Record summary
The prediction has a mean pLDDT of 81. A computed fold for a 72-nucleotide RNA from an uncultured Clostridia bacterium, annotated as transfer RNA. Rfam family: tRNA. By type it is a transfer RNA. From the family's description: Transfer RNA (tRNA) molecules are approximately 80 nucleotides in length.

RNA sequence: UGGGGUAUCGCCAAGUGGUAAGGCAUCGGAUUCUGGUUCCGACAUUCCUGUGUUCGAAUCACAGUACCCCAG
Numbered sequence: 001u002g003g004g005g006u007a008u009c010g011c012c013a014a015g016u017g018g019u020a021a022g023g024c025a026u027c028g029g030a031u032u033c034u035g036g037u038u039c040c041g042a043c044a045u046u047c048c049u050g051u052g053u054u055c056g057a058a059u060c061a062c063a064g065u066a067c068c069c070c071a072g
Base pairs, nucleotide, nucleotide: 001071002070003069004068005067006066007065010024011023012022018055026042027041028040029039030038048064049063050062051061052060
């Protein structure tokens, strides 16, 4: 420098046009003498950033950023 991939909650991770599942963790409650286990509830509305397309964008287009892989 060229090509490809990845970026979603504190962590892992699903979602491929109609306002984001699940697990762990965390917080509140029940249970318990206490802790743990178990059960109930809560937890993303700027989905890496910006612009655009669309009635509507995590999802499509363009540009950029970070990391990984391949080629030179």